[in-house]
RNA sequence: GCCGAAGUAGCUCAGGGGCAGAGCAAUUCCAUGGUAAGGAAUAGGCCGUGGGUUCGAUUCCCACCUUCGGCU
Numbered sequence: 001g002c003c004g005a006a007g008u009a010g011c012u013c014a015g016g017g018g019c020a021g022a023g024c025a026a027u028u029c030c031a032u033g034g035u036a037a038g039g040a041a042u043a044g045g046c047c048g049u050g051g052g053u054u055c056g057a058u059u060c061c062c063a064c065c066u067u068c069g070g071c072u
Base pairs, nucleotide, nucleotide: 001071002070003069004068005067006066007065010024011023012022013021018055026042027041028040029039030038048064049063050062051061052060
């Protein structure tokens, strides 16, 4: 230098045009004589950045950034 993959909650990941989700973690409550396990609820995200297409973009297109892999 070229090609490809990934980037979404504190962590691990799903979702691929029309309200952004799960598990674990956090907070509160229930339950217990108490603890753990268990149950319920709450909070936490402008979906890597900037443009474009669209009535509407986390999703499609382009460029860039970061990480990983391959080729030379």

A computed fold for a 72-nucleotide RNA from a Candidatus Yanofskybacteria bacterium, annotated as transfer RNA. It matches the Rfam family "tRNA". Taxonomically the source falls in Candidatus Yanofskyibacteriota (Bacteria, Bacteria candidate phyla).